[in-house]
The prediction has a mean pLDDT of 76. This is a predicted complex of two RNAs, RNase P RNA and transfer RNA, with 520 nucleotides together. Rfam match: Bacterial RNase P class A. By type it is a ribozyme.

RNA sequence: GGAGUCGGCCGGACAGUCGCGUCGUUCGCAAGAGCGCCGAGGAAAGUCCGGGCUUCGCAGGGCAGGGUGCCAGGUAACGCCUGGGCGGCGCGAGCCGACGGAAAGUGCAACAGAGAGCAGACCGCCGAUGGCCAUCUGCGAACGCCCGUCCGACGGUCUGUGCACUUGGCGUGCGCUUGCGCACGCCCAAGUGCCUCCAGCAUCGUCGUGGCGGGAGCAGAUGGAUCAGGCAAGGGUGAAACGGUGCGGCAAGAGCGCACCGCGAGUCGGGCAACCGACCGGCACGGCAAACCCCACCCGGAGCAAGACCGAAUAGGGGAACGAUGGUGUGGCCCGCACCGUUCCCGGGUUGGUCGCUUGAGCCAAAUGGCGACAUUUGGCCUAGAUGAAUGACUGUCACGCCGCAAGGCGCACAGGACCCGGCUUACAGGCCGACUCCACGG
RNA sequence: GCGCCCGUAGCUCAAUUGGAUAGAGCAUCGGCCUUCUAAGCCGACGGUUGCUGGUUCGAUUCCAGUCGGGCGCGCCA
Numbered sequence: 001g002g003a004g005u006c007g008g009c010c011g012g013a014c015a016g017u018c019g020c021g022u023c024g025u026u027c028g029c030a031a032g033a034g035c036g037c038c039g040a041g042g043a044a045a046g047u048c049c050g051g052g053c054u055u056c057g058c059a060g061g062g063c064a065g066g067g068u069g070c071c072a073g074g075u076a077a078c079g080c081c082u083g084g085g086c087g088g089c090g091c092g093a094g095c096c097g098a099c100g101g102a103a104a105g106u107g108c109a110a111c112a113g114a115g116a117g118c119a120g121a122c123c124g125c126c127g128a129u130g131g132c133c134a135u136c137u138g139c140g141a142a143c144g145c146c147c148g149u150c151c152g153a154c155g156g157u158c159u160g161u162g163c164a165c166u167u168g169g170c171g172u173g174c175g176c177u178u179g180c181g182c183a184c185g186c187c188c189a190a191g192u193g194c195c196u197c198c199a200g201c202a203u204c205g206u207c208g209u210g211g212c213g214g215g216a217g218c219a220g221a222u223g224g225a226u227c228a229g230g231c232a233a234g235g236g237u238g239a240a241a242c243g244g245u246g247c248g249g250c251a252a253g254a255g256c257g258c259a260c261c262g263c264g265a266g267u268c269g270g271g272c273a274a275c276c277g278a279c280c281g282g283c284a285c286g287g288c289a290a291a292c293c294c295c296a297c298c299c300g301g302a303g304c305a306a307g308a309c310c311g312a313a314u315a316g317g318g319g320a321a322c323g324a325u326g327g328u329g330u331g332g333c334c335c336g337c338a339c340c341g342u343u344c345c346c347g348g349g350u351u352g353g354u355c356g357c358u359u360g361a362g363c364c365a366a367a368u369g370g371c372g373a374c375a376u377u378u379g380g381c382c383u384a385g386a387u388g389a390a391u392g393a394c395u396g397u398c399a400c401g402c403c404g405c406a407a408g409g410c411g412c413a414c415a416g417g418a419c420c421c422g423g424c425u426u427a428c429a430g431g432c433c434g435a436c437u438c439c440a441c442g443g
Numbered sequence: 444g445c446g447c448c449c450g451u452a453g454c455u456c457a458a459u460u461g462g463a464u465a466g467a468g469c470a471u472c473g474g475c476c477u478u479c480u481a482a483g484c485c486g487a488c489g490g491u492u493g494c495u496g497g498u499u500c501g502a503u504u505c506c507a508g509u510c511g512g513g514c515g516c517g518c519c520a
Base pairs, nucleotide, nucleotide: 001439002438003437004436005435006434007433008432009431010430012398013397014396015395016394017393018392020039021038023036024035025034026033027032041414045425046424048423049422050421051420052419053303054302055301056300060335061334062333063332065299066298067297068296069295070084071083072082073081074080085099086097087096088095089094100294101293105292106291107288108287122235123234124231125230126229129228130227132224133223134222135221136220137219138218139217145215146214147213148212149211150210151208152207153206154205155204156203157202158200159199160198162194163193164192165191166190167189168188169186170185171184172183173182174181175180176179243261244260245259246258247257248256262283263281264280266279267278268277269276270275307355308354309353310352317346318345319344320343321342322341326340327339328338329337348519349518362381363380364379365378366377367376368375369374400411401410402409403408444516445515446514447513448512449511450510453469454468455467456466462500471487472486473485474484475483493509494508495507496506497505
């Protein structure tokens, strides 16, 4: 010198003229007049939070509803502030954060994509293992292997031209009562039973240094394609793809193993806590709660037009509901409590005054405690209270900004109380002060 | 002071568990039809969803802030 960050403050000044409001005082019967003090903001705004105050008889319980949401502290209270933690941004001073729970449950994720939630295989990688093909090596080369058929042996089953029995027929012999009985036999017939004997060109099985015909090599190694199969590394889709990077490993891969990071309802230590550190574990458990929801804490309603008093006026009219298992009492519902002619609508009337009202969680200064927000003590100060609603306008000089050579001209932010206070948010021309950071140069 | 609602094309309105291009009617413009006009038919144009942020993969929709507009409520008997 430049670029920034944080905190605090100001946000026109002086003089004159004409006005306004409350209060005080003087004059005046009154209306009013004179004089004097004071008279908007940092946001008075938006009305987004919180509290005081008032009232609803009490301000109780439950459900519903709403709000808040890292931790601790401050405070009357808060969604505010301070300090700390964690996350993000910035080189930094610093800044920002709706920052509980997704491992309670339910739900959502269009399109694309193979697969979107105990997922999935489109392209791709592999094919170790079981198959396939080729080559090589070894073994084998016929009495061996596989299939069919024939023969033979053995065995089982079945059958009869076999065996046994019964009946009938025929033949021979004997006896006699001469037409009957008995015995034996038959390469006569029928029937029944059985497989002991015999047999079967019935059938089944096993076996054969059997015959005939047909078919086929076996094992290992290497290579190839990819059928079965394996994988999720890479590609691709998507906002998001089931931990990330690297090394090892593997047929290829993979938390499969290891290192680091991430993660964890593990252990120990530190801290009031949020959380942090170390060790350990092993990859299971994605996102959304400003989706429903769960958890913790907080919340009764209404608002100064609250509410109290005085006064004025009016038709004390009409209708509806309910009438005690009811109605009302300002919350949405129920319980509890209190009262019993109460509520609502139409119609009517008044839209006057006083209080509430400004001394207050007030402001300033110092000391003490605290990192701080803040608290305590002492001393000092009084600083708008309007209500058809004041706080203004003009002129001059100066300051500031812009234009112009100059004379000069123009502009001068956002915006205004309404019971009060603490915050937040939003609007705002311009200016001042302090602390700090980064960059460049010089000593 | 308190409570509630709305804002989407020039106008009137749609668009719901949040899903992509925000849709319809009227109006405007062009064409067809008609001798011409109207009506009718076809097509086109037209949007910071009041604005600014946030949540979410994604916002007209959910949340916060902000701007504008509208409605209701009062005291007495």